[in-house]
Parts: sequence; structure tokens; C1' cells
RNA sequence: CCAGAAUAUCGGCUAGCCGCGUGUGAUGAGCACGAGGAAAGUCCGGACAGCAUAGGGAAGGGCAGUUGCUAACAGCAACCGGGAGCAAUCCCAGGGAAAGUGCCACAGAAACGAAACCGCCUGUGCUCGUAAGGGCGUAGGUAAGGGUGAAACGAGCGGGGCAAGAACCCGCAGCCGGCAUUGGUGACAAUGCCGGGAGGUAAACCCUGUCCGCUGCAAGGAGGCCACUUCGCGUAUAAACGCUGGCGUCCCGUCAAGUGGCCGAUGAUAACCCGCUCGAUCGCGGCGGCAACGCUGCGACUAGAUAGAUGGCUAGCCGGUGUCUUCAGGGCACCGACAGAACCCGGCUUACAGAUAUGCUGGCCUA
RNA sequence: GGGCUCGUAGCUCAGUGGAAGAGCGGCGGACUCAUAAUCUGCUGGUCCCAGGUUCGAUCCCUGGCGAGCCCA
Repeated sequence: CCAGAAUAUCGGCUAGCCGCGUGUGAUGAGCACGAGGAAAGUCCGGACAGCAUAGGGAAGGGCAGUUGCUAACAGCAACCGGGAGCAAUCCCAGGGAAAGUGCCACAGAAACGAAACCGCCUGUGCUCGUAAGGGCGUAGGUAAGGGUGAAACGAGCGGGGCAAGAACCCGCAGCCGGCAUUGGUGACAAUGCCGGGAGGUAAACCCUGUCCGCUGCAAGGAGGCCACUUCGCGUAUAAACGCUGGCGUCCCGUCAAGUGGCCGAUGAUAACCCGCUCGAUCGCGGCGGCAACGCUGCGACUAGAUAGAUGGCUAGCCGGUGUCUUCAGGGCACCGACAGAACCCGGCUUACAGAUAUGCUGGCCUA
Repeated sequence: GGGCUCGUAGCUCAGUGGAAGAGCGGCGGACUCAUAAUCUGCUGGUCCCAGGUUCGAUCCCUGGCGAGCCCA
């Protein structure tokens, strides 16, 4: 210098004028603050709220290597196993097909019970030929070869064996399962011994393990206190039993009423108020940890609208593109993405013009 | 703001692992003086898009896009 592969940050700046929302102020003036890395999709997880302080089982649903992190997770980190790449590095829905069931179209002889189309071999009939041998049938053997297919019975190589063949026999290598030893917290790895012949598909049913109650801020917040009857109904004080209703699917289980007075007459509304923004918060530093992350010191307060504010104009600067030029520089024009809070938080996914930084890999050149 | 459902021919809808269909429509022909009706032949697809699983995807899974409905 070229090519590549990661991670992180920014994503226009400044000033003036006009305007908008919230807070403060007195309702005015003034002052302070005022979108994002994704505010998005609403895909996961939590917090919070109501239903019973959310209980047991069934049904249903989510997840799936190991260890850790975390409030929790389908997230993150490190590692294990498999795959791609020369490498940096990247990708994996990564439990079970040695429980059972289903499916495997077309083609093909046969599609998971095995199977004989061609071929090979043996017997035999007819026939051609002097003969060697050939042709047409037929009864068998054979899964090594051909052809079809995504896939052909699932054990590769060498030797033997056989009429021809075949794990039929032997040796070596490999796969899977079990056991043992060693290393590791573990997934797993290495070695040894014994055994096995098992196609694919679980983003098909299913099995194993584990987790999940439902609803969502349009949740929800207006009831409280005192006195009395006596505690849903059958039924009559309790218990027991039955029935009815609530616990937004079912079973178990569990729960259950009314009258009067006062506070503040009662009722209504897409009204108002609360919930609502100080929080698993942010910045810098220290310590522990490979890391995710945790602990700790100091500092900061940073939108809260309700048809929904956060904008517009001017000037200068910054970056990019085009064009003109006297090619040093300058002039003119255009452009600066994706998008926009609505209870909050942790993630994931998707969209995004461009710019910057940090190490890393491969190649080439120069010293 | 939150929840649910759907997307297949011009329109309305089937098809839910094995070469994408029906009705209406459109075009041509027959019948008729002509039109309609009727008969007959033909036509018509990015199965919303992208990726994955599978030998194979309209169908199963993930992400995106676009519609519709419900909740005070």
C1' cells in the first nucleotide's frame, strides 16, 4: 500500500430571531430543562397492578451442549462438540431415530417387512456349429458389479475362500453402545477391555428433562369508620351433605350475605387527578474475575405530552458530491441517513447516508 | 398504547409436505335478424417478501411487509 475480518464511538456544530411543551414564578416577564441508538417490531424476560398472599393435578404452551452471569430470559460470557476459511475469524433450532407410530412423491426389480431388471455362476430342455463355443427358454444360487433415485439395506481396505459370491473366514482401520482408568467443576477428551450390525426425517406425532396461573397502565386507583341482623340457598345454631355462583379451559381445592348512620347527597362523562418517572439509573475511578459481571468511593438529576411539545428562518463553519477556474487554492449549486418518546427496565430482531478510533489476519513493495 | 386474525388467478374462496384448483370474470366459436341466456374451446399465478428445515415447502420454523377486527 492492497485485500479481509472483528470491536467500539459518533451520526452535523455554533450564534441570532420567531414558535411549542413541562417545571418554577403570580396566570405576566424572566429562568431551567426538553427524543433515540434504534424511541420501531411488540419477539422474549422482568418490575408493577388486578383477579385469592396465585394453591395441587390435567390439558395446553415455551425452551434444549456444559459451566457461569443475572431480578429474569429464548439474553450475555467462557468453554466443549460439529462445519466453513490459508488465516484473523465466522456459522450451528447443538437432548433422543439402540422406546413406539407415521412418511420417504416421480423414477426404479426393490424405499426400509427387503428385493433378482441387467449382469455373474450351477443344473437342465430345444437349437446352430466338425469342434471350441453361441442363441432362445427354464429351475435355482448370488446383493461384489451396472442402471434408477435425495437416499439402495448402510462395514472401509487387503488377503483368503467359493460354482459364482457374500463379515463367510482372517488381519488392519473406522463407527456406535457399555464398563474401567487418567485429566477436567462439567460438556468432553485420551487409553484399554467387552459387545453390536442399527438408512433419513422429531422446524412429523412422540419420548426425556426443565420452565410457565390469567390479564395487561385502555392494568389499576373510592371507598372508609361505627352499630346491628347473623354469615349464598335447601335448613334449622354449628358440623356434614347437596345445589348455585367467583377463582375468564377442566378436576380437586377454596371462597361467598345484608341493613342503618356518618365522612362528603347520588349518578353520569373517550373529562380531570393519581399511577408518571430517582431508577436492577447515569458518568469517572479503585478492587475481584479470562470474561459476562459483581463490590465499592466520589459526582450528577437527565422529556413527561394526552390528539399528543421537542420546530422553522437567517448567517458562519464541518463533511461529501457535481461543475467552473489561473490547478496552489478558490467560486457556485446540491446533499447530510434511518427514524421520532406515551408506565418503566434488561435483551433480541429489523432500518440506517456517512465518518472516526483500536488492535488483528493474509499478500506485495521499500529500508 | 395493548391484544388477535388474515395474505393463493381480475374478484370470492378451496387446497395444509409430493408437478396449484373451483365458481364468477376475460377472449374466441356455435345458436339468433341482433342482444341476452344457453352450449363449447381457450386464457389467466413472484401461492405477500427474504432466509432456514427437508430429497422436496402454498403448507413446517424465523424475520420483514401489508390489511382487517377487538379492548376505555
Annotation
Two RNAs folded together computationally: RNase P RNA and transfer RNA, 439 nucleotides in total. Rfam match: Bacterial RNase P class A. The coordinates come from a structure-prediction model, not an experiment, and the mean pLDDT is 77.